[in-house]
RNA sequence: CCUCGAAAUGGCAAACCCAUCGCGAGAUGGGGACGCAAAGUCAUGGGUCUACACGUAUAGACCGCCAGACUGCCGAAA
Numbered sequence: 001c002c003u004c005g006a007a008a009u010g011g012c013a014a015a016c017c018c019a020u021c022g023c024g025a026g027a028u029g030g031g032g033a034c035g036c037a038a039a040g041u042c043a044u045g046g047g048u049c050u051a052c053a054c055g056u057a058u059a060g061a062c063c064g065c066c067a068g069a070c071u072g073c074c075g076a077a078a
Base pairs, nucleotide, nucleotide: 003078004075005074011036012035016031017030018029019028020027021026034064040070041069042068044067045066046065047062048061049060050059051058
């Protein structure tokens, strides 16, 4: 250093509730913790979901679904 994931410090925050925004999937903020070593970033591939309008391929949402790319804290054992 890489694989890896014991410990510690610190971090994030599912469901649910409240407020706001959105047609919606959902988003943001507050409360709250099921979990997370990339639960950090990117819709790139797949996947799932939504749609007033459009009319069947567009426009969107989700990275805490799986891959991929980039970045990253700590350091026991192996």